[in-house]
A computed fold for a 349-nucleotide part of an RNA from an uncultured bacterium, annotated as small-subunit ribosomal RNA, central domain. Rfam family: Bacterial small subunit ribosomal RNA. The coordinates come from a structure-prediction model, not an experiment, and the mean pLDDT is 86.
Context: one part of a larger RNA
RNA sequence: UUGGGCGUAUAGCGUCUGUAGGGGGUUUGAAUAGUCGGUUGUUAAAUCUUACGGCUCAACUGUAAGGCCGCAAUCGAAACGUUCAAACUUGAGGACUCGAGAGGUACAUGGAACACCUAGUGUAGCAGUAAUAUGCAUUGAUAUUAGGUGGAACACCAAUGGCGAAGGCUUUGUACUGGCGAGUUCCUGACCCUCAGAGACGAAAGCGUGGGUAGCGAAUGGGAUUAGAUACCCCAGUAGUCCACGCCGUAAACGCUGGAUACUAGGCAUUGGGAGUUCGACCCUUUCAGUGUCGUAGCUAACGCGAUAAGUAUCCCGCCUGGGAAGUACGGUCGCAAGACUAAAACUC
Numbered sequence: 001u002u003g004g005g006c007g008u009a010u011a012g013c014g015u016c017u018g019u020a021g022g023g024g025g026u027u028u029g030a031a032u033a034g035u036c037g038g039u040u041g042u043u044a045a046a047u048c049u050u051a052c053g054g055c056u057c058a059a060c061u062g063u064a065a066g067g068c069c070g071c072a073a074u075c076g077a078a079a080c081g082u083u084c085a086a087a088c089u090u091g092a093g094g095a096c097u098c099g100a101g102a103g104g105u106a107c108a109u110g111g112a113a114c115a116c117c118u119a120g121u122g123u124a125g126c127a128g129u130a131a132u133a134u135g136c137a138u139u140g141a142u143a144u145u146a147g148g149u150g151g152a153a154c155a156c157c158a159a160u161g162g163c164g165a166a167g168g169c170u171u172u173g174u175a176c177u178g179g180c181g182a183g184u185u186c187c188u189g190a191c192c193c194u195c196a197g198a199g200a201c202g203a204a205a206g207c208g209u210g211g212g213u214a215g216c217g218a219a220u221g222g223g224a225u226u227a228g229a230u231a232c233c234c235c236a237g238u239a240g241u242c243c244a245c246g247c248c249g250u251a252a253a254c255g256c257u258g259g260a261u262a263c264u265a266g267g268c269a270u271u272g273g274g275a276g277u278u279c280g281a282c283c284c285u286u287u288c289a290g291u292g293u294c295g296u297a298g299c300u301a302a303c304g305c306g307a308u309a310a311g312u313a314u315c316c317c318g319c320c321u322g323g324g325a326a327g328u329a330c331g332g333u334c335g336c337a338a339g340a341c342u343a344a345a346a347c348u349c
Stems, first nucleotide, its partner, number of pairs: 004320003007303002012317001014201004021194003025088008034080001035077008048066007091191001092188003095184005103177006110154001114150008125136002162169002206247006215241002220236004258316006266294011298305002322349003331342004
C1' cells in the first nucleotide's frame, strides 16, 4: 500500500466560515482525450500454455501455434462520466405574511441579602467546634431600631423548558443587531455538499496596563488535631474573583458519537407554528420544525443504539495501528511569560 477501524478497547480537530481539491439534481441535442468493442502493428531470445516430435521414460530438449502486462495507429458505440448549447424545479437561495426565544452588544434600572459608617436603646458576653483555642468585646461588642455608603450575584417564576456554531446565555427596561421556525408557492434557476492550507470565535485559570474590592478566597499568619500534620476543622487573610483594553488558546472544550443527503415499525411526553373539524373557544385529528423517553427490524464483543441511529447507503474531511520511554527530546512557528502547536528515536517489556 491493500485491508480493518474511530460511543465505552488505539482513534472525531473545541466550534464555525471558507480557498485549492474531491463529490454532485431532472430533460433534450451535439461532441468524445474518460469508458466499451473490432482490426492491424509491436510486445527480442529464453521462460509460460497447447499440439506433435527426439533422447528406452521423465527431467531435459526440437518444431509449430498461442498467450500475459501494455503501447501505438485506425474504424466504430454513445448507456455512464466529461465538455458545450438549450431548458426545468424537487436541492439551494430570495420575496411576502406571521411567530417563539436567558442569542449578542451598549446604556440605564429594582428588591432581598451581605459588609462597613453614623446615631439611638441596652449590658456582658459574642463567635466558633466533636470538644477547644486563636479571634471580637466595658475605648460598650453580640442583639435591636433609624439613616447613609459600597461591591457582587440575581430567590420565586424554572421545566426532562428556550436560544446559540461551539464556548456559553436568566432581575427589569430601552436602543442597535445576528440566527431560526411556519405559511404562501410569487421570483432566481443547481447558484449545491464537504473542505488540506488559511481565517474568526473560544470556559476556567494565568499574564500586561489602569481602575475596583462587599462576600468568598490559592498563598501566607495564627489556633486546634496528631507520633508528625507543610492537610482535613477553626480565626484572620494577599493575589484572584468584578470592570475597561490587550494577550493566552487550553479543558472530562463530553452526546467521550465530524458534516451533508436519502430511506427504514410504533407508543408516550413536551416546546414553537400551520391546516382540518367547530358559530367560536376547549377538545379531537393531522402536518412541519425542535427537545426527551420507551421500543420493532437491524446493528453491536457486550453494555447498549434504535427516524436526534451506534440501522441501510452515497460523498467529503479529520484521526488510529502493542505497552512504556512520550504528547517527552531536538528543530521550527507562535507567546511578555506561563507555555501552546507540530513531533521522534535509542533503550525496554